[in-house]
RNA sequence: AUGACGAUGCAAGGGAGAGACCGAAGGAGCAGGCGCUCCAGAGGCACCGAAGGAGCAAGUCGACGGCCGCCAGCCGAAGAUUAAUCUCUCAGGUAAAAGUACCUGCAUCCGACG
Numbered sequence: 001a002u003g004a005c006g007a008u009g010c011a012a013g014g015g016a017g018a019g020a021c022c023g024a025a026g027g028a029g030c031a032g033g034c035g036c037u038c039c040a041g042a043g044g045c046a047c048c049g050a051a052g053g054a055g056c057a058a059g060u061c062g063a064c065g066g067c068c069g070c071c072a073g074c075c076g077a078a079g080a081u082u083a084a085u086c087u088c089u090c091a092g093g094u095a096a097a098a099g100u101a102c103c104u105g106c107a108u109c110c111g112a113c114g
Stems, first nucleotide, its partner, number of pairs: 006109005012104003019045001021044002026039005046094003052090001053088003059081003064076004
C1' cells in the first nucleotide's frame, strides 16, 4: 500500500551573490608616419558563495581512570563518529545569456522505513 523517507529523470515552474577591472604574447582592420580600433586572454589585483570539495556543535560511542575488593550504578576522560543555505575559498564564479545549491510539479524505482 490513495506509497512515508530516499534515488533517478524532465527541452517543467521558482531560484542569490560578487570588477562588462588591469593586462603580456599573438591575430585582424584602418592610417603617409607616430599610432588608433577590434579580437584574444598568459598573468595581476580586488571580490562572491548556492556546482563540487574541505572544516565543526550538541548528541552518540568510548580506551582508560575514580568512588571501590567484585557486580551494578554514578562521575571524569584521551579518542572515534557527526549536519547545514553555517565556516573556509582548493575548485568554481563576478554585464546579459547560460548555469546554480535548494523548493515545487510530473514520471519512474524502492517498500514500512520518517
Predicted 3D model of a 114-nucleotide RNA (Glycine riboswitch aptamer). Its mean pLDDT, the model's own confidence on a scale to 100, is 76. It was read from a public genome assembly, where an Rfam model found it.